[in-house]
Small-subunit ribosomal RNA from a metagenome, 1467 nucleotides, folded computationally. It matches the Rfam family "Bacterial small subunit ribosomal RNA". Rfam links the family to the GO terms ribosome and structural constituent of ribosome. The coordinates come from a structure-prediction model, not an experiment, and the mean pLDDT is 82.
């Protein structure tokens, strides 16, 4: 010190969430010791039981024990101190309560401690003892008698008090000191009588009391609050000041610097965190307060409105004889309740402290100790070396083995802290008392004695033995740490993110990693968050500038002097308790702890300097601000007046059938004469051209033209005034439309409505109408994307350019200046876009305003308004993002250029008939499985009777059908039966291999090892394969630009089939595609000339290259050469491009194939094949019969063959090309109508064959009809394949001879040797369901104007809220569950206050005929006055519950539109 999370991906804002550190903590799991601490945070809840405050016999008097007695001890009472302190708790209290600092000139102090003086002399009672008594008790009543350091008089008194009156001084007022005089008034106690006490007056210490300055929480949706309320005068009260409390007087005081109300809270020292400024908190200790069931009251006292004191009232608990009575743990333990949660009903007063006492000493639940609890801090241990067969076991793997666990165990060898046993064993103690000496009599000194809960405990020693001692959390990323099994969006994790069959994230195991007696979790605080920004942030688009002026309080404020010193600065004094917290030393083995010493405590208060800045005072200046004066500008404003063009409408006139909308129509006008058109005439509103990129206003906003009035700016000049300035919280004013009142006006426009259209619907976009409304006039309303989305005001800060208004100058050139409007731009900001002297830039003042989306500018309250509404303005609850700005892409019913049988122009089809094949669906034991938009559907399959066969029935094997090793046994083999549907079982017969041998082919084969699966998973995979698309794109390295994603390069300009070339550029260059290179094919040349070829010689035959024989030629098949826009004209900078150009067989890529960039569809295929994983193993493996894959109401694809005459049928006659062939092709004969059969020949092929090519031609026929058309479909009889054609083959013969007459919507191919047509031949195959598939040759066409439009591509550019990328995204309503929350008839609480009525104890005033008594300022009674409390009744405030009822939020698949996002289809 950061880090994760918004995005296909950046960069910014900005939230959320993490690591860190704390803790009076709790809960999980776990646990060995010790040392210091720490321990009801909840119910201030209610408490049984025992302890927490007593003591003095040296104040009394009696009683009691013991003793003969002196006397000694013990006891309740009297009386003295004590009980206000120790201890507890945080209800209250927002206040002088607490901090701090100061006053007391307005005060008290018991015990102590000092000076002074005094302590005479007397009376009455009473408790208690005893009698008698009521009562259950608590208690209490009378009688009688007693004492004091109890009570109450007397005397005596001053340096006390109080009056009265002088002197001196002194202070901030009131006043103080201080010294004199006269008067009056107050005192005491003793006691075993040296100790020790009692009065009075001063001082002093403590302790407290009071006052006062600053300082101390939120909330303006609390803004007005006070009647003893401010002040006086007098008074009463107090220890003392005071309206504290009373009479009378006066009318004041608090308040935006925030009163008063509510709400919440004990302050401080300090604790925690933090770099610190700060942010929470206020548990132990300390220091102050407040309280003691709750509330009021007082007494006593030096002190109390008293925690273990009284009295009253209330609520509770408890005794009781029911008449009465008693209590108060928020002392220490403890016990119930509550609570996630917090302990012994211990010891001891030994020490330290407190009370009482002269001591001795007693009492102390304060306090020292122990116990309990890992609550927290600390320290200590659980071993330490050596040790590889790198052991066994576990786990994992590429698995003959290999890796980790792992030097880890074992095994050796040492060691003994704790713990355990035994021995020793402390420091905490110092004394006081009492003895001696001193001594001033306060005291000081010295020797010995005593005293210990803790505790036989710390500790010290011995002593035996590795012996007794490790877990927790996590291991996807942050954030150190990996694998295997299970699971399958299930279970379950979770701070974000996992999980849907290969989970490092979920459970288990193995292996790590982090802490360690602890370890995670959850709470809460701070911190990272600079995310409330003093330090240290923002407002142009992210949240955020008020609509806009004037201007109150306030904040700031030019220049030069003088004075003061309040601000600011130094010094010094004082204060800031200890305790904590730093530092140093030091004590307990260390360390937490403790101690001791310093420094700090950043602060308050006083004092004395300093005087530059600020301030205040006064006194001066002109440059800020302002006035003058003199021009000059304009849609500034408000009032009247006036103008024309246009529209409507009325009238009259011309004049006839439509006119008017519209994408197209219709409602509408129209023969009652519309529209058109020409004339007159109202009217109301708005002002073409000029006009603009301009002007003028503070902003909204201002536009015919003219007159009045009222403002304002700039420009000159520098006369005048002297900071008069700036900004503005609250005030006030002004404020587009639309609305609202009143009452005018209404011409065109128009919400609203009606009526036509569109449409699935259409409450809309269109149309035809129309009212409010727009206009005036007066009032209201106050809000806008009131925008420049940018607050005013000052200064300072590089250029260029347009333009307005004035100035300078003779001027129109030129060009300065001031004020304004606009552009483009330098540093500079900026997240970028941008901004850039009109700053968003460098600075200053002042005001506003922000602090994640959502709920929500909502609700509640208050204020405004006639109302609509308008300011002001939350919270529950939910999300993890929402947001800006750029990028790359994709998208668009956005643009532009272009391209392609894309479209158009054409030729033949598909769709309609039969049929032939695939597909769907349905059947079905199975109709195996796979392919599904283009890129499935004559597709895998280039050929399912049996095999194939993966499917179903049945029947059979189980180490298994196959192939290796293989002990061993046999030749191999071949025949024949038996039994079964066959696998399979099983009998016999012949055979007897080479080799001399070992042995070696061949079969057969036990065990045992490797099986096997067309079963899942193509979304775990390789490999192949479709498409985009043979489109022309897709990248790279350098360098450059940008924070960055990225861009440039590859875009511009032409140009091309091409990212093809060329030009030009911060780009140069390169790869992968393009094209060439590779075959075929079109010419020719050369070279070979068999099987092909025959021109020219010969020979032969009815004919035939049939044969010698050529090589000319055509052919075959090698080599090569041709073509490059090489030349011409013309265009062009060039690439190139045009020409019926030349030449050429062939011309701009001469046809045509192979050849498929980067990447897309999780595109296809686990059934070609390979493969991970999974799954199955007498079965999902194999083997065999048979069926099935051929099914058929229907639906779809892709084809055959037609519907006929450009045809059909019949005879005749031509002209290929490139396969294929020995389990073959088969001439030729022959028989059959044929299919074929049977003979028989050539040919392993340029040699023989398949092999007649068909369309064509010629000739006849048929003559438009379901035909001489077309053939489906049956029936009958044949051929052939094949173990076997029934389910289910082909083919011929002969009979039948269906449906169809050119085919709805739509749609498909083709651009030349192409489409159309015509036949041929091959794979595969025993055979074929082939009309399919892959070649093969023959005939051989039309059109192309062109890119608007449809489809699909490419580039550049835009816009975007898409990025799964428009088959995206996305809004509302309604229904459905779930949740806070607003109203809401009411219904229930709760706090304060105010009114009346009543009113205990108590005090205070008054009376007091009874009591005492000599009185008394003495009591009982009794009145009154205050007052807790209680009781009545109305308002007000605030909770909770509530039928209904509203909106709002969330939630896999619900509904119904499609309103946003592209021009989003109406911006």
């Nucleotide at each position: 010190a950061g880090a994760g999370u918004u995005u296909g991906a950046u960069c910014c804002u900005g939230g959320c969430u993490c690591a860190g550190g704390a803790u009076g903590a709790a809960c999980g799991c776990u646990a060995g010791c010790g040392g210091c601490a720490g321990g009801c945070c909840u119910a201030a809840u209610a408490c049984a039981u025992g302890c927490a405050a007593g003591u003095c016999g040296a104040a009394c008097g009696g009683g009691g024990u013991a003793g003969c007695a002196a006397u000694a001890c013990c006891c309740a009472g009297u009386g003295g101190c004590g009980c206000a302190c120790g201890g507890g708790u945080g209800c209250g209290u927002a206040a002088c309560g607490c901090g701090u600092a100061u006053a007391c000139a307005a005060c008290c102090u018991a015990c102590c401690u000092c000076a002074a003086c005094u302590u005479g002399g007397g009376g009455g009672a009473u408790a208690g003892c005893c009698c008698a008594g009521a009562g259950a008790a608590a208690u209490u009543u009378g009688g009688a008698u007693u004492a004091a350091u109890a009570c109450c008089g007397c005397a005596u008194a001053a340096u006390a008090u109080u009056g009265c009156u002088g002197g001196a001084u002194c202070g901030c007022a009131u006043g103080g000191u201080u010294u004199g005089g006269c008067a009056a008034u107050u005192a005491a106690a003793g006691g075993a009588u040296u100790a020790c006490g009692a009065g009075u007056u001063g001082a002093g210490a403590u302790g407290g009391g009071u006052a006062u300055g600053c300082g101390u929480c939120u909330g303006a949706u609390u803004a007005g609050c006070u009647a003893g309320u401010u002040g006086g005068c007098g008074g009463u009260g107090u220890a003392a000041c005071g309206g504290a409390c009373c009479a009378c007087c006066a009318a004041g005081g608090c308040g935006a610097u925030g009163a008063u109300c509510a709400g919440u809270a004990g302050g401080g020292g300090u604790u925690c965190u933090g770099a610190g400024a700060g942010g929470a908190a206020g548990a132990u200790c300390c220091c102050c307060c407040a309280c003691a069931c709750u509330g009021g009251c007082a007494c006593u006292g030096a002190g109390a409105u008293a925690c273990g004191g009284g009295c009253c009232a209330g609520a509770c608990u408890c005794c009781u004889a029911c008449g009465g009575g008693a209590g108060g743990c928020a002392g220490c333990a403890g016990u119930a309740g509550g609570g996630a949660a917090u302990a012994u009903u211990g010891g001891g007063c030994a020490a330290u402290g407190g009370u009482c006492g002269g001591a001795a000493g007693a009492c102390u639940g304060a306090c020292c100790c122990a116990g309990c609890c890992a609550u927290g801090c600390c320290g200590c241990g659980u071993g330490c070396a050596g040790g590889a067969a790198g052991a066994a076991g576990g786990u994992u793997c590429u698995c003959a083995g290999a890796a980790c666990u792992g030097u880890a165990a074992a095994c050796u060898g040492c060691u003994u802290u704790a713990g355990a046993a035994a021995g020793g064993g402390a420091a905490g103690a110092a004394a006081a008392a009492g003895c001696a000496c001193c001594u001033g009599c306060g005291g000081g000194u010295g020797a010995a004695a005593u005293u210990g809960a803790c505790g036989g405990u710390a500790c010290c020693u011995u002593u035996a033995g590795a012996a007794u001692a490790a877990g927790c959390a996590c291991c996807g990323g942050c954030u150190a740490a990996c694998u295997c099994c299970g699971u399958g969006c299930c279970a379950g994790c979770a701070g974000c993110c996992c999980g849907g069959u290969a989970a490092u994230a979920c459970g288990g195991g193995g292996g790590g990693u982090g802490c360690a007696a602890g370890c995670g979790u959850u709470g809460u605080c701070c911190g990272g968050a600079u995310u409330u920004a003093u330090u240290g942030g923002g407002u142009u688009u992210a949240a955020a500038g008020g609509g806009u002026g004037c201007g109150u309080a306030g904040g700031c404020g030019g220049u030069c002097u003088a004075u003061u010193a309040a601000g600011u600065c130094g010094g010094c004094g004082u204060u800031a308790a200890a305790a904590u917290a730093c530092a140093g030393c030091a004590g307990c083995u260390u360390a937490a702890c403790u101690g001791u010493u310093g420094a700090a405590c950043u602060g308050g208060c006083a004092c004395c300097g300093a005087u530059a800045c600020u301030g205040a005072u006064g006194g001066a200046c002109u440059u800020g601000a302002g006035u003058g004066u003199g021009a000059u500008u304009g849609a500034g404003g408000c009032u009247g007046g006036c103008g024309g063009a246009a529209u409507u409408u009325a009238u009259g006139a011309u004049g006839u059938a439509g006119c008017g909308g519209u994408g197209a129509a219709a409602u509408g006008c129209a023969u009652a004469g519309a529209u058109a058109u020409c004339a007159u005439a109202a009217a109301g509103a708005a002002c073409a051209c000029c006009g603009a990129u301009a002007g003028c206003g503070a902003a909204g906003g201002c536009a015919g033209c003219u007159a009045g009035c009222c403002a304002a700016g700039c420009c000159a000049u520098u006369a005048c005034u002297g900071a008069c300035g700036c900004u503005g919280a609250g005030g006030c004013a002004c404020g587009a439309a639309a609305g609202c009142g009143u009452g005018g006006g209404g011409a065109g426009c128009a919400a609203a409505c009606a009526g036509g259209a569109u449409u699935a619907g259409a409450u809309a976009c269109c149309c035809u109408g129309g009212u409010a409304g727009u206009c005036c006039a007066c009032g209201c309303c106050c809000u806008a994307a009131a925008c420049g989305a940018u607050g005013a005001u000052u200064a300072c800060u590089c250029g260029a350019u347009g333009u307005u208004g004035g100035c300078g100058a003779u001027a129109g050139a030129c060009a300065g200046u001031c004020a304004g409007c606009g552009u483009c731009c330098a540093a500079g900001c900026g997240a970028a876009a941008g901004c850039g002297a009109u700053a968003a830039g460098u600075a200053a003042u002042c005001c506003a305003c922000c602090u994640g989306g959502g709920g929500a500018g909502u609700a509640c309250g208050c204020c405004c308004g006639c109302a609509a509404g308008g300011g002001u303005g939350a919270a529950a609850c939910u999300c993890a993002a929402a947001g800006g700005a750029a990028u790359u892409g994709a998208c668009g019913g956005g643009g532009g250029u272009c391209c392609g049988c894309a479209c158009a122009a054409g030729c033949g089809g598909u769709g309609g008939a039969g049929c032939a094949u695939g597909u769907g669906g349905u059947u079905u034991a199975a109709u195996u499985c796979g392919a599904u938009g283009a890129u499935a559907c004559g597709c895998g399959a280039g050929g399912a009777a049996c095999c194939u066969u993966a499917c179903c029935u049945g029947g059979g094997c189980u180490a298994g059908a196959a192939u290796g090793u293989g002990a061993g046994u046999g030749a191999a083999u071949g025949c024949a039966g038996u039994a079964g549907a066959g696998a399979u079982a099983u009998u016999g017969c012949a055979g007897u291999c080479c080799g001399c041998a070992a042995g070696g082919a061949c079969a057969c084969g036990a065990a045992a090892c490797a099986a096997g699966g067309u079963g899942c998973u193509g979304c775990a995979u390789g490999g192949c394969u479709g498409u985009c698309g043979u489109c022309a794109g897709c990248u790279c390295g350098u360098g450059c630009c940008g924070u960055g994603a990225g861009g440039u390069g590859u875009u511009g300009g032409g140009u091309u089939a091409a990212g093809u070339c060329c030009c030009g550029c911060a780009a140069c260059g390169a790869g992968c595609g393009c094209a060439a290179c590779c075959c075929c094919u079109a010419u020719g040349u050369u070279u070979a000339g068999u099987u092909g070829c025959c021109a020219g010689c010969a020979c032969g035959u009815a004919a035939u290259g049939g044969u010698g024989g050529g090589g000319a030629c055509u052919c075959u098949a090698g080599a090569c050469a041709g073509a490059c826009u090489g030349c011409c004209u013309g265009c062009g900078c060039a690439a190139g491009c045009a020409g019926a150009g030349a030449g050429g067989a062939a011309g701009g890529a001469g046809g045509g194939g192979a050849c498929g960039a980067c990447g897309u569809c999780a595109a296809g295929u686990c059934a070609u094949c390979a493969u991970g994983g999974c799954c199955c193993u007498u079965a999902c493996g194999c083997c065999c019969a048979g069926g099935g894959c051929u099914a058929c109401a229907c639906a779809c694809g892709u084809g055959c063959u037609a519907c006929a005459a450009u045809g059909g049928c019949a005879a005749u006659u031509a002209c290929a090309g490139g396969g294929g062939g020995u389990c073959g092709c088969u001439a030729c004969a022959u028989a059959g109508c044929a299919a074929u059969a049977u003979g028989a020949u050539g040919c392993c092929a340029a040699u023989c064959u398949c092999u007649u090519a068909a369309a064509a031609a010629u000739u006849g026929u048929c003559u438009c009809a379901g035909u001489u058309c077309g053939g489906a479909u049956u029936g009958g009889g044949g051929g052939c394949u094949g173990c076997a054609a029934c389910u289910c083959g082909c083919c011929c013969c002969u009979a039948u001879g269906a449906a169809g007459c050119u085919g709805g919507a739509a749609u498909c191919g083709c651009u030349a040797g192409u489409a159309a047509u015509c036949g041929c031949g091959c794979a595969u195959c025993a055979g074929c369901a082939a009309u399919g598939g892959c070649g093969c040759g023959g005939u051989g066409a039309a059109u192309a104007c062109g890119u608007u439009c449809c489809c699909g591509g490419a580039c550049c550019u835009u816009g975007u809220a898409c990025a799964c990328a428009c088959c995206g995204c996305c809004c509302g309503u309604c229904a459905a569950g779930c949740c806070a929350u607003g109203g809401g008839a009411g219904u229930u609480g709760g706090g304060g206050a105010g009114a009346c009525c009543u009113g205990a104890a108590g005090g205070c005033a008054g009376u007091g005929a009874c009591c005492c008594g000599a009185a008394a300022c003495g009591g009982a009674g009794c009145u009154g006055c205050u007052u807790a409390g209680g009781g009545u009744a109305a308002a007000a405030c605030u909770g909770g519950c509530g039928a209904c009822u509203a909106g709002g939020g969330c939630u896999a698949a619900g509904u119904c539109g499609g309103a946003a996002c592209a021009a989003g289809g109406u911006a």